The prediction has a mean pLDDT of 83. The RNA shown here (small-subunit ribosomal RNA) has 1559 nucleotides and comes from a Chlamydiales bacterium. Its Rfam family is "Bacterial small subunit ribosomal RNA". The sequence is in RNAcentral, with records from ENA and SILVA.

RNA sequence: UUUUUUGAGAAUUUGAUCUUGGUUCAGAUUGAAUGCUGACGGCGUGGAUGAGGCAUGCAAGUCGCACGAAACAACGGAGAGCUUGCUCUUCUUAGUUUAGUGGCGAAAGGGUUAGUAAUACAUGGGUAAUCUGCCUCUAACUUGGGAAUAACGAUUGGAAACGAUCGCUAAUACCGAAUGUUGUGGAAGAGAGGGAUCUCUUUUCCAUGAAAGUGGGGGAUCUUUUAGACCUCGCGGUUAGAGAGGGGCCCAUGAGAUAUCAGCUUGUUGGUGUGGUAAAGGCGCACCAAGGCUAAGACGUCUAGGCGGGUUGAGAGAUCGACCGCCAACACUGGGACUGAGACACUGCCCAGACUCCUACGGGAGGCUGCAGUCGAGAAUCAUUCGCAAUGGGCGAAAGCCUGACGAUGCGACGCCGUGUGAGCGAAGAAGGCCUUAGGGUUGUAAAGCUCUUUCGCCGGGGAACAAGGGACUAUGGUUAAUAGCCAUGGAACUUGAGCGUACCCGGUAAAGAAGCACCGGCUAACUCCGUGCCAGCAGCUGCGGUAAUACGGAGGGUGCAAGCAUUAAUCGGAUUUAUUGGGCGUAAAGAGUACGUAGGUGGGAAGGUCAGUCAGAUGUGAAAUCCCGGAGCUCAACUCCGGAACUGCAUUUGAUACUGCCUUUCUUGAGGAUAAACGGAGAAAGUGGAAUUCUACAAGUAGCGGUGAAAUGCGUAGAUAUGUAGAAGAAUACCAGUGGCGAAGGCGACUUUCUAGUUUAUUCCUGACACUCAGGUACGAAAGCUAGGGGAGCGAACAGGAUUAGAUACCCUGGUAGUCCUAGCCGUAAACGAUGCACACUUGAUGUAGAUGGUCUCAACCCCAUCUGUGUCGAAGCUAACGUGAUUAGUGUGCCGCCUGGGAAGUACGCUCGCAAGGGUGAAACUCAAAAGAAUUGACGGGGACCCGCACAAGCAGUGGAGCAUGUGGUUUAAUUCGAUGCAACGCGAAGAACCUUACCCAGACUUGACAUGCAGUUGACGUAUCCAGAAAUGGGUAUUUCCUUCGGGACAGCUGCACAGGUGCUGCAUGGCUGUCGUCAGCUCGUGCCGUGAGGUGUUGGGUUAAGUCCCGCAACGAGCGCAACCCUUAUCAUUAGUUGCCAGCAAUUCGGUUGGGCACUCUAAUGAGACUGCCUGGGUUAACCAGGAGGAAGGUGAGGAUGACGUCAAGUCCGCAUGGCCCUUACGUCUGGGGCUACACACGUGCUACAAUGGUCGGUACAGAAGGCAGCGAAGCCGUGAGGUGGAGCAAAUCCUAGAAAGCCGGCCCCAGUUCGGAUUGUAGUCUGCAACUCGACUACAUGAAGCCGGAAUUGCUAGUAAUGGCGUGUCAGCAACAACGCCGUGAAUACGUUCCCGGGUCUUGUACACACCGCCCGUCACAUCAUGGGAGUUGGUUUCACCCGAAGUCGCUUACUUAACCGCAAGGGGAGAAGUGCCGAAGGUGAGGUCGAUGACUAGGAUGAAGUCGUAACAAGGUAGCCCUACCGGAAGGUGGGGCUGGAUCACCUCCUUU
Repeated sequence: UUUUUUGAGAAUUUGAUCUUGGUUCAGAUUGAAUGCUGACGGCGUGGAUGAGGCAUGCAAGUCGCACGAAACAACGGAGAGCUUGCUCUUCUUAGUUUAGUGGCGAAAGGGUUAGUAAUACAUGGGUAAUCUGCCUCUAACUUGGGAAUAACGAUUGGAAACGAUCGCUAAUACCGAAUGUUGUGGAAGAGAGGGAUCUCUUUUCCAUGAAAGUGGGGGAUCUUUUAGACCUCGCGGUUAGAGAGGGGCCCAUGAGAUAUCAGCUUGUUGGUGUGGUAAAGGCGCACCAAGGCUAAGACGUCUAGGCGGGUUGAGAGAUCGACCGCCAACACUGGGACUGAGACACUGCCCAGACUCCUACGGGAGGCUGCAGUCGAGAAUCAUUCGCAAUGGGCGAAAGCCUGACGAUGCGACGCCGUGUGAGCGAAGAAGGCCUUAGGGUUGUAAAGCUCUUUCGCCGGGGAACAAGGGACUAUGGUUAAUAGCCAUGGAACUUGAGCGUACCCGGUAAAGAAGCACCGGCUAACUCCGUGCCAGCAGCUGCGGUAAUACGGAGGGUGCAAGCAUUAAUCGGAUUUAUUGGGCGUAAAGAGUACGUAGGUGGGAAGGUCAGUCAGAUGUGAAAUCCCGGAGCUCAACUCCGGAACUGCAUUUGAUACUGCCUUUCUUGAGGAUAAACGGAGAAAGUGGAAUUCUACAAGUAGCGGUGAAAUGCGUAGAUAUGUAGAAGAAUACCAGUGGCGAAGGCGACUUUCUAGUUUAUUCCUGACACUCAGGUACGAAAGCUAGGGGAGCGAACAGGAUUAGAUACCCUGGUAGUCCUAGCCGUAAACGAUGCACACUUGAUGUAGAUGGUCUCAACCCCAUCUGUGUCGAAGCUAACGUGAUUAGUGUGCCGCCUGGGAAGUACGCUCGCAAGGGUGAAACUCAAAAGAAUUGACGGGGACCCGCACAAGCAGUGGAGCAUGUGGUUUAAUUCGAUGCAACGCGAAGAACCUUACCCAGACUUGACAUGCAGUUGACGUAUCCAGAAAUGGGUAUUUCCUUCGGGACAGCUGCACAGGUGCUGCAUGGCUGUCGUCAGCUCGUGCCGUGAGGUGUUGGGUUAAGUCCCGCAACGAGCGCAACCCUUAUCAUUAGUUGCCAGCAAUUCGGUUGGGCACUCUAAUGAGACUGCCUGGGUUAACCAGGAGGAAGGUGAGGAUGACGUCAAGUCCGCAUGGCCCUUACGUCUGGGGCUACACACGUGCUACAAUGGUCGGUACAGAAGGCAGCGAAGCCGUGAGGUGGAGCAAAUCCUAGAAAGCCGGCCCCAGUUCGGAUUGUAGUCUGCAACUCGACUACAUGAAGCCGGAAUUGCUAGUAAUGGCGUGUCAGCAACAACGCCGUGAAUACGUUCCCGGGUCUUGUACACACCGCCCGUCACAUCAUGGGAGUUGGUUUCACCCGAAGUCGCUUACUUAACCGCAAGGGGAGAAGUGCCGAAGGUGAGGUCGAUGACUAGGAUGAAGUCGUAACAAGGUAGCCCUACCGGAAGGUGGGGCUGGAUCACCUCCUUU
């Protein structure tokens, strides 16, 4: 400088957050398969599974120019016949064809991937240790003989396959001989090279070793004359050399898993010799030696052909090895050799085995992992096609033959690429569909319609390229004696195409023939309706579905891709989730319990050398294809071709020398040593002491002791406990004692002595890198536990008893054995923790403490200052997810080691190993889940803490719970007992009033556009009123009477018919509105801006005071604001002003004595407006504050009293039966009308009330004082009647006038005298009154009579703090009447008590813990029972694989033997040489026997594990989880678990101590 041109995230743990961490998705890809769909073309690609079995056809032949022979035979010759140009016969050969001998090929091409983890492969080297047919080049030769044998013939065996014997014959078949360029061996000489056993060149000599012919042509010469010799040409043959190409062998490096495979090896490792091979070599053999490999992984097991490359990825990598190419291996399984240049040979041979087939049963045949095809198995993979025209191969001199290599076509959307299914105009925005708020929207310019085009398809016509060659004949050149032949180069008649009438071109035809698939909750582009109702179903993850599903199914619409689309499977990516690039280990998974130390890794300062690492250049190689870049050819593209770059590698070589390594020399700061001091619960051994406990003895003494929450067991009158004295025994060492000391850790504590080790300080004397870390290894290692022997006071697992409890295998108590102690030996684990490996260096500080040294000052010491080594606290920067850490690092760096990779299964199983055992170390998988986890946040909760409030408790008063009745509810009953409300916050509640009605329920009888509303159409003329009949009524039928307006069309009104519709107290309050309850009249709930935090969030709102109050003050990284609090509103308490009728009457007058009247408006009152109260004033306290306490004044004093007023929100609280309303449901009924019944039932249970139980009372008589409210279909006076309810009456009053209306407790007096009563009034009987259509079911009241339970109420529980509780009456609403003793109001009389906040309940604030967030009514553990799933053990059974030993031993190589056989050569012959055959030996496959190793399958039974809406038992953990929890260990127990010993804080709370910070 050029090229390559490049990195995206999301969902899911939580109430929310950050982190850790897994799971899942979006992308690309495939030899794919499956589902739905399917127009055309091009280029590719297609048995991945059973290397399972195969019918049939084809896949390796060729050469007659190597040979003998056989068959046919043109032209030609001869003959015969006759239709004289045909037929037949015969001879001859060119030629054609062929079985056999012979040559070459068959070892290539084609297939497959079983085996193989190295005899393979890749890359780079070596061969001085090697071979090579055909091909090319060079040199030389090709002479002369011999003996056989197939074919063939004869005889003969066999079913066949295939033979046997005899006889004949040829060769380029076979065998001697000659020659010898040259080779080989030997000897001698010269030269050159090399690291080497040596190699090469050259000269001479000796020995030894070869061959084959055939075809064409030919003039002279010769002969045995259709020819040969001879010459010549071509093709062959032989020898030798060289080349090219191809092999053989060797070396280095690279390239799977597993250590739950750690030791392997006897031809093993090496040597000598020999054999063998083309060749080195234990390759084989004999002898000798005892070696060789291995933690850098030998040996074993599992898996696997390797590579170029493919896929993916930003890359590094990960994964794969189809197609194409290179290499290897295999050919039914196993073994073996033969031939050959080459094989131990896919379509050759021999043997063994399995299988299949033929058979005359004697015996034979076969091998598709060649191309097609078939069966099987499988999710799954094609035609039993055409052709040698092209390319390539074999043979041949050639023509040519052969070629399932190959070229083509076919089938399959299997992949990639390309094309089309039309284009323009077209709004009445058609119809239809779907939705709708009913208006409209959407499908949608989409269609229809008009105009246009014709790719592709179809029909018709034309029509390439792929062809180069071959070749009669002929020209020139070469060869030659030759014008012949042959060869080379040209010309050339003729001739070669499977695909194919294909590609392509032209014409015609008509929009004509050509669109689907998936998806639409989020991730992720795309929305509505209907159906369904935790069903049916969906689902990649999260998750949808239980009546309004954008998530299921359908439809309409939409989105995406498109001749495909989607799913499944698989690989890479995302995944920095194995992290070299590029992660971590305090608490998330992860630092070994600790130290020493081997291998290994790493290593201080200086100098020199070397150049191994490192860096740079060059050379060779890195096959082609692929990828990339630039071009080119098919119309484009896919595809193909050309060129380039690249292939990041390896090797060789030349340089550089800073760094690292190596070698040498040197230094002192790292490390170690020496000297002098100091220190300590450091270790080991021996000895000694005192206090306490228990026991024993004695003394003295008497009834208890002991123990607990309370008790009991236990001990004690046989004398305990308590007390005193003496003795014995064992264990532990108070105080000192301290986040103080020492040690590597575990750990170490009375005192003395001895021995051993360590650390620190000072001096800077010595050595001179001796160092750091450390896999394996070794040592130490709490407690518990084990073995043997002692010892045994106290304590104390197990065990026993007593308690507690539902139970209590526990907590508590009384006892108590192992053990705890010592000696010797095992064990080897702990929350063995700082949950923090070791070493070194560097990086602001403050302040304690321990040891040591030095300094200042001093007489000396202390104080103070400095340094070093330890040990703490706080804290800056930095780091961290946060918490936190912070010179003792979790900061910044270096070196080395250990460890982690989602949760569970599991620290389990199996294997191995250690241990006496208990157990320890190492350490999985199947299966299952979508989480598990850390830190922090906000809440909620705690049998956590602090503070505060409330009739919350306490102090009081009165009750409820017991009785009777009333009323509501549950339950039961019923034809119906309508429905709702259900802890507080349902139950005298909806209901402010069920005899009918109400009424919703039941029975019975009726109606169907309807009891009610609106509209339209048609029809009738009435409707209504009065009355009669049937009927329980509704209803039906009848009689009488009877319209209005009008523009004459009709209209108003009403009835009937029909259509739209009405109607529903039917369902859903978990679809809703509205309203309401509750926490709670509690003081809280939030926002803006700012600040802090990665964030959820925090701050403000916390803190100190104060308040009824987040009320106010002060302080403060906060400053402000909003909804709540308070105030504003109403009533009430005081006063003033205004106004006086129906109210009032002080003074005046009248009076019937009644504010009655005149009069007055002062007072009361009425009802409007004002005033007043604000901690305003004083004293004290308090921070000079807020505020508090007290006081004055005042009608009222500290929000005066009461009411109305209810923040953000909670409870899916209540209500669809008040009303409204979505959806669903009914429509001659779930609507409507009528009669009767029911809601009023009654063994029982509960709630709320009333009346009582009596003397603070009852009863009788007399007598006093209210407020508020209501009244015309009303209140109803006086008077009269009735014992009374009431009746009669009808004045007055639409109301400050009249009426209801008499207030009652009270007061005054009489009686009762403690009784089931003169208490109490239920129940029942009789007789009445009133309302009403009607009091039977089922009203209220009255009178008389009756006279029940009940004598103050168990456990438990309610209300109330002042005009309150308690108590007394009065009124009103609803209403014909009434269930009212209820509800809502009114006034009268009118208390007690509050020390106080320990406790119960509820609430508020702060803080703390949490495994809760549906928020403690939470969460959650284990056994047992049931079901399902996978796994371990298991008497065994069965199979694979492998090792060892032995037996048997085929074929075959090699060797040996022989009395067998034998053409060539030697020999006259005998015979020899050689060969064969037979026998035999070694080796040797398969097979057999025995003993093991290892891996599967299966197995009665058994063990634990996992999972499963509503099973059983308990409640172990989370809060102090109710006994703090957890770890190791031992024992025990249905289970979680309990207890003992030691350890940890990952324990709350309180107190103390110490330290730090602030004031």